Model confidence (mean pLDDT): 86 of 100.
A computed fold for a 71-nucleotide RNA from Parcubacteria group bacterium CG1_02_40_82, annotated as transfer RNA.
Rfam family: tRNA. The family's RNA type in Rfam is transfer RNA.
The source organism's lineage runs through Bacteria and Bacteria candidate phyla.
The sequence is in RNAcentral, with records from ENA.
RNAcentral records the identical sequence in 6 taxa.
[in-house]
This record gives sequence, structure tokens and C1' cells, in this order.
RNA sequence: CGCGGGGUAGAGAAGUAGUAUCUCGGGGGUCUCAUAAGCCCCAGACCUGGGUGCAAUUCCCAGCCCCGCAA
Repeated sequence: CGCGGGGUAGAGAAGUAGUAUCUCGGGGGUCUCAUAAGCCCCAGACCUGGGUGCAAUUCCCAGCCCCGCAA
């Protein structure tokens, strides 16, 4: 230099145009003599910039970062 994959709550993943979901973790409540477990609730995220479009996490373009293949 070329090619491919990926970037989504604190962590790990799903989602793929129309209210962004799940598990663990965090906070509160309930239960208990108490703790754990269980149950309920809450906060917390789409890498950046442009384009298309009524509407973009999703499609397109460029950039940044990570992983791999080839050289």
C1' cells in the first nucleotide's frame, strides 16, 4: 500500500429505516431477625462529520480507532 470484519449504557451482546432490547453490574424499594437469593422500579448507550430520505443506530461517502488476511 491492498482486502475483509468490527465500533451500540460500566462490561458482554442483539437490533437493522419509524418508541434501541437482553444478561451481568450500579441505585432504590419489597421480602427476612439479618444477609444472600427471589420480585418490582429507576438511571445509564448507537465512534466522528457529511449525504439521501418525511424519518438514519440501520442505506451511501469520507475520516478515526480495533482485529484479521495478503504482501